[in-house]
RNA sequence: GAAGCCGUUCAGGUGACCGCGAGCUGCGCAAGCGGUUCGAGGAAAGUCCGAGCUCCGCAGGGCAGGGUGCUGGGUAACGCCCAGGGGAAGCGAUUCCACGGCCAGUGCCACAGAAAACAAACCGCCUCGGCACCUUCGGGUGUCGCGGUAAGGGUGAAACGGUGAGGUAAGAGCUCACCAGCAUCUCCGGUGACGGAGGUGGCUAGGUAAACCCCACCCGGAGCAAGACCAAAUAGGAGGGGAUGAGGUGGCCCGCCUCGCUCGACUCUCGGGUUGGUCGCUCGAGGGCCACGGCAACGUGGCUCCCAGAUAAAUGGUCACCACCCGCGCUUCGGCACGGGGACAGAACUCGGCUUACGAGCGACUUCGGUU
RNA sequence: GCGCCCAUAGCUCAACUGGAUAGAGCGUUUGGCUACGGACCAAGAGGUUGGGGGUUCGAAUCCUCCUGGGCGCACCA
Numbered sequence: 001g002a003a004g005c006c007g008u009u010c011a012g013g014u015g016a017c018c019g020c021g022a023g024c025u026g027c028g029c030a031a032g033c034g035g036u037u038c039g040a041g042g043a044a045a046g047u048c049c050g051a052g053c054u055c056c057g058c059a060g061g062g063c064a065g066g067g068u069g070c071u072g073g074g075u076a077a078c079g080c081c082c083a084g085g086g087g088a089a090g091c092g093a094u095u096c097c098a099c100g101g102c103c104a105g106u107g108c109c110a111c112a113g114a115a116a117a118c119a120a121a122c123c124g125c126c127u128c129g130g131c132a133c134c135u136u137c138g139g140g141u142g143u144c145g146c147g148g149u150a151a152g153g154g155u156g157a158a159a160c161g162g163u164g165a166g167g168u169a170a171g172a173g174c175u176c177a178c179c180a181g182c183a184u185c186u187c188c189g190g191u192g193a194c195g196g197a198g199g200u201g202g203c204u205a206g207g208u209a210a211a212c213c214c215c216a217c218c219c220g221g222a223g224c225a226a227g228a229c230c231a232a233a234u235a236g237g238a239g240g241g242g243a244u245g246a247g248g249u250g251g252c253c254c255g256c257c258u259c260g261c262u263c264g265a266c267u268c269u270c271g272g273g274u275u276g277g278u279c280g281c282u283c284g285a286g287g288g289c290c291a292c293g294g295c296a297a298c299g300u301g302g303c304u305c306c307c308a309g310a311u312a313a314a315u316g317g318u319c320a321c322c323a324c325c326c327g328c329g330c331u332u333c334g335g336c337a338c339g340g341g342g343a344c345a346g347a348a349c350u351c352g353g354c355u356u357a358c359g360a361g362c363g364a365c366u367u368c369g370g371u372u
Numbered sequence: 373g374c375g376c377c378c379a380u381a382g383c384u385c386a387a388c389u390g391g392a393u394a395g396a397g398c399g400u401u402u403g404g405c406u407a408c409g410g411a412c413c414a415a416g417a418g419g420u421u422g423g424g425g426g427u428u429c430g431a432a433u434c435c436u437c438c439u440g441g442g443c444g445c446a447c448c449a
Base pairs, nucleotide, nucleotide: 001368002367003366004365006363007362008361009360010359012322013321014320015319016318017317018316020039021038022037023036024035025034026033027032041344045355046354048353049352050351051350052349053223054222055221056220060254061253062252063251065219066218067217068216069215070084071083072082073081074080085099086097087096088095089094100214101213105212106211107208108207109206122153123152124149125148126147128145129144130143131142132141133140134139161179162178163177164176165175166174180204182201183200184199185198186197187196188195189194227279228278229277230276237270238269239268240267241266245259246258247257248256272448273447274446286305287304288303289302290301291300292299293298324341325340326339327338329336330335373445374444375443376442377441378440379439382398383397384396385395391429400416401415402414403413404412422438423437424436425435426434
C1' cells in the first nucleotide's frame, strides 16, 4: 500500500430571528398575553419473539393445537445473550449451523436405470448340458438353454463398507490383516455436551423428520380501540332463531359460577344516537460514573441525574460563523478563495431482544506485495 | 395503533400430501376464409410463480426475511 475480518463511537456544533407542543408560573372577569424549563431514534421501522400492565369469576383438569430442540450459565422472561463441545467454509483473522430421534412405527425417493430398500442379473465373468464347426484328440470357437456371480461396465442425487492377500469354476466378509464406521463394556479427563486409551461383538447399518410422527420441555385467551370514570344524545324500536338452553373472548369435552325455561336468558340481521372530556400515561426489570465478584453475558454495592407525552397528532424553518466531505482555481506548499453536499428515517401504553434500512469516523487483527 | 389474509402470462383462474416441458379461457400476433369487417379454422408468441436466502437430489408448493396490496376492530341505548 492492497484485499479482508471483527469491534466500537457519533448521528455536526454555536449564536440570532420567526414558529409549534407540554409542565411550572405572573397578569387578566374572560379570550388571551408574557417569563422560565424540557421537547424523537439507533433503528422510534417490521410487528417476528419474550415480558410488564389491564380485563375476561378462578386461570382448574383432559384432548386437540402451537412453539422450542448439543451442553453449562445469564435473565423478570425469551426462539435472546455469553462461554464451551461437535460439524462445515476459509491459507488466515474469523464466520456459519432448525445441532434430539429414520437400529418405535408409517410414508416418499420423479426421470434415467436390470434393480431405489426383506434389493436387483442389462452388458460382462464362470460351471454344466444340447447343437454346429475346427482339432496336434488335451481341447478350442460360435450359438441356444438351466444355473452361479454384486469384483468390473453403464444409469442415477443416492446402488447395501475401503485397500491388500488368501480362496474360488468365476466370485463374494467366504476367510484373514489394516483402516473407516456401528453396538457394547472398562479406565482416565471434564459439572456437562464430549474428548482420549483399551477390550469384545457381528462383518456393515441409504437418504428424507423446514414428511407424518416419537421423545423432552414450554404455552389459558385477548389486547391501551386493554380497561375505569364523567358528560351528552336516541326509538331500551322491528324481524328471525331460541330450551338436558345460553353466557363466562381461540376448537371440543369435563368441572365451577351466573342467567334463563315461552310474560323468554342469550344470539343474528336491520334500524336509532354520540363521535366530547378525565384517568390509564410515563420514575422505569431507567440512564451515567466508580468499586468489587465473574473468562464473559451479567450480578452486588455506592454516588449521581430526571430524560417527550401529543390525540389528527408538537419536536420545525431561515441566516451567519466554525468543523467535515467533494469539485475546480490560485499558491511562498503552510494554506486561501468560489461552488456544492450531509444518509436511513418521525415516538403514540411501556420495557428486553431479533431482523431489516442506512451515512461517517476510529481501533485491533489476518493475508499478500514493496521499502529499510 | 392492534389483529388477520393475499400475491402464478396483459386480465380471470388451475396446478398446493414436493417430481422438472407451470396449464386453461379471454385478450394479442401471423396465416386462411370474405369485396371488407365480425364470427369461424389453423399455427405461434407471451412466466425470474412479487423479491432475497435456506431445507431437499429436486421448491409455485416447506421454512425464513423483505416488498406491495386488501379486510376487520370505537362507544351508548
Molecule: RNase P RNA; transfer RNA
Organism: Candidatus Krumholzibacteriia bacterium